[in-house]
RNA sequence: GGGGCUGUAGCUCAGUUGGGAGAGCACUUCGUUCGCAACGAAGGGGUCGAGGGUUCGAAUCCCUUCAGCUCCA
Numbered sequence: 001g002g003g004g005c006u007g008u009a010g011c012u013c014a015g016u017u018g019g020g021a022g023a024g025c026a027c028u029u030c031g032u033u034c035g036c037a038a039c040g041a042a043g044g045g046g047u048c049g050a051g052g053g054u055u056c057g058a059a060u061c062c063c064u065u066c067a068g069c070u071c072c073a
Stems, first nucleotide, its partner, number of pairs: 001072007010025004019056001027043006049065005
């Protein structure tokens, strides 16, 4: 320098006709318990890496760009 993959909640990750942003764990509150753990119930938390474009509508399609991993040179 060129190619490929990945980027979504604090962490690990789902998300296929383009129309609801989600799960587990973690966190907060409440209940059970003398207490802890555990269990149950409720709840908070997101610029979907960034910018632009297409579209009535984009995490999803297109372009550019950033970061990480990887292959080739």

Background: The RNA shown here (transfer RNA) has 73 nucleotides and comes from an uncultured Ignavibacteria bacterium. Rfam family: tRNA. The coordinates come from a structure-prediction model, not an experiment, and the mean pLDDT is 81.